[in-house]
RNA sequence: CGAGUAAACCGGGUGACCGCCCUGGAUUCAAAUUGCCAGGGAGGAAAGUCCGAGCUCCACCGAGCAGGGUGCUGGGUAACACCCAGGAGGGGAGACCCUACGGAAAGUGCCACAGAAACACACCGCCAGCGGCCCCGAUAGCAUCGGGGUGCGGGCAAGGGUGAAAUGGUGAGGCAAGAGCUCACCGGCAACUAGGAGACUAGUUGGCCGUGCAAACCCCACCCGGAGCAAGACCGAAUAAGAGGGCUCAACCGCUCCGGUGUCUCAAGGCUCUGGAGCAGGUCUAAGGUGCUCGGCCGAAGCCUUCGGGUUGGUCGCUUGACCCUGAUGGUAACAUCAGGGCUAGAUGGAUGGUCACCGCUCCGACGCAGUCGGGGCACAGAACUCGGCUUAUAGGUUUACUCGCCCG
Numbered sequence: 001c002g003a004g005u006a007a008a009c010c011g012g013g014u015g016a017c018c019g020c021c022c023u024g025g026a027u028u029c030a031a032a033u034u035g036c037c038a039g040g041g042a043g044g045a046a047a048g049u050c051c052g053a054g055c056u057c058c059a060c061c062g063a064g065c066a067g068g069g070u071g072c073u074g075g076g077u078a079a080c081a082c083c084c085a086g087g088a089g090g091g092g093a094g095a096c097c098c099u100a101c102g103g104a105a106a107g108u109g110c111c112a113c114a115g116a117a118a119c120a121c122a123c124c125g126c127c128a129g130c131g132g133c134c135c136c137g138a139u140a141g142c143a144u145c146g147g148g149g150u151g152c153g154g155g156c157a158a159g160g161g162u163g164a165a166a167u168g169g170u171g172a173g174g175c176a177a178g179a180g181c182u183c184a185c186c187g188g189c190a191a192c193u194a195g196g197a198g199a200c201u202a203g204u205u206g207g208c209c210g211u212g213c214a215a216a217c218c219c220c221a222c223c224c225g226g227a228g229c230a231a232g233a234c235c236g237a238a239u240a241a242g243a244g245g246g247c248u249c250a251a252c253c254g255c256u257c258c259g260g261u262g263u264c265u266c267a268a269g270g271c272u273c274u275g276g277a278g279c280a281g282g283u284c285u286a287a288g289g290u291g292c293u294c295g296g297c298c299g300a301a302g303c304c305u306u307c308g309g310g311u312u313g314g315u316c317g318c319u320u321g322a323c324c325c326u327g328a329u330g331g332u333a334a335c336a337u338c339a340g341g342g343c344u345a346g347a348u349g350g351a352u353g354g355u356c357a358c359c360g361c362u363c364c365g366a367c368g369c370a371g372u373c374g375g376g377g378c379a380c381a382g383a384a385c386u387c388g389g390c391u392u393a394u395a396g397g398u399u400u401a402c403u404c405g406c407c408c409g
Base pairs, nucleotide, nucleotide: 001405002404003403004402005401006400007399008398009397010396012359013358014357015356016355017354018353020041021040022039023038024037025036043380047391048390050389051388052387053386054385055228056227057226058225060296061295062294063293064292065291067224068223069222070221071220072086073085074084075083076082087101088099089098090097091096102219103218107217108216109213110212123160124159125156126155127154130153131152132150133149134148135147136146137145138144168186169185170184171183172182173181187209188208189206190205191204192203193202194201195200232316233315234314235313242307243306244305245304246303247302251283252282253281254279255278256277257276258275259274260273262271263270264269288298289297323342324341325340326339327338328337329336330335360378361377362376363375364374365373366372367371
């Protein structure tokens, strides 16, 4: 100097004029934003709505089942599918980057086509050691011995072919020809030893060697109520005391009414026992309260439900937060603790803007080429309860560390 990798930051500035929203203040007896003063006013992603929460309401609690989520190890965090540090596998020359990272020996299922064959059936082939058949020699012949031929029986899966993948790979020995059949090295698997918190790593021994797919169902481990600010709370106003349906009111007690019996009593009336109706009064319990089941708990006023009508107003929720900045300590780091400092939108048909001038950055052209002039452009994009992440979009610029190449010293 060039090419890369990882991370962080900025992403227009200044002035003038005009126009908006919020908070506070002054003025005022009080009120009033008509006016006045002061301060503040859209992001790194505000986007996606993919995760996790805070908060609000509903749900009674426990156990089990169903359903859903995550998936190497350890740590961080309010929590997470996030972040940090490691391990394994893979990519890259490297700095670094990626993860479809529990289990295939619990079971079921799938691997098209090709191929003999995809948890196992030999297409092309190789073999004369064994049995059979044929020929020759020794013998006159059989038997016997020796030699040759023949893939009929038999032996083989090493070579070739097919495929994404085919009885671990390479080499040597051995064999009739072959094969982990044997050996050496490598790979897988198992056991043991050592290291490590752990995932795992290293070593030794053993011929134990058919081990694909779970982002197929499944098994295992851990975790999980639901709905959502259009949540929810309050005020105000209005409507038709709106019209129906179903379930329950069992039992006991109490009260009211109508009776019956006995008794006190002349009667009225009282007391005891008893029948019926009613009363939303009390106890208990049914329906009901949860995706399902069981147990406990609540539960007699009501519960479930159909049609129709009214209000679409205002206030709160609404911004002080698991918040931000600086420093110290601890930690490899994510981060934690402590100290100091800061308050940084709160709209509601929805504010945070418009115009002009100069400057800045960038592209093109011209020139007398330190530079000047002219023309064009300045990314992605706008809060709506808040926060921690992830993902996606992004003109241009600055900084730090590291890797590789070239040159000079």